About this RNA:
The RNA shown here (c-di-GMP-I riboswitch aptamer) has 75 nucleotides and comes from Desulfoplanes sp.

RNA sequence: CAAGCACAACGCCAAACCUGUUGCGAGGCAGGGACGGAAAGCCAUGGGUCUCAACGAGAUUGCCAGGUUGCCAGA
Numbered sequence: 001c002a003a004g005c006a007c008a009a010c011g012c013c014a015a016a017c018c019u020g021u022u023g024c025g026a027g028g029c030a031g032g033g034a035c036g037g038a039a040a041g042c043c044a045u046g047g048g049u050c051u052c053a054a055c056g057a058g059a060u061u062g063c064c065a066g067g068u069u070g071c072c073a074g075a
Stems, first nucleotide, its partner, number of pairs: 012037002017032006035062001041068003045065003048060005
């Protein structure tokens, strides 16, 4: 320096569901709430799946890859 990594520490995120709001819709946002996560931070680039008013335009990164950034660190 790089990779892997916990029986450590400070913490972080937040599924389903409920309430409000928004959208034609898939869904999104806010509050509550924790199933889980070591990037469950970000990017819609490839694939998959889903929606629609379907030549196309959207949604999903907590579906799988890829890119990129960050915190601690015993053995």

The source organism's lineage runs through Bacteria, Pseudomonadati, Desulfovibrionales, Desulfoplanaceae and Desulfoplanes.
The prediction has a mean pLDDT of 80.
Its Rfam family is "c-di-GMP-I riboswitch aptamer". Rfam describes the family as follows. GEMM was predicted in a large-scale screen for bacterial structured RNA regulatory elements.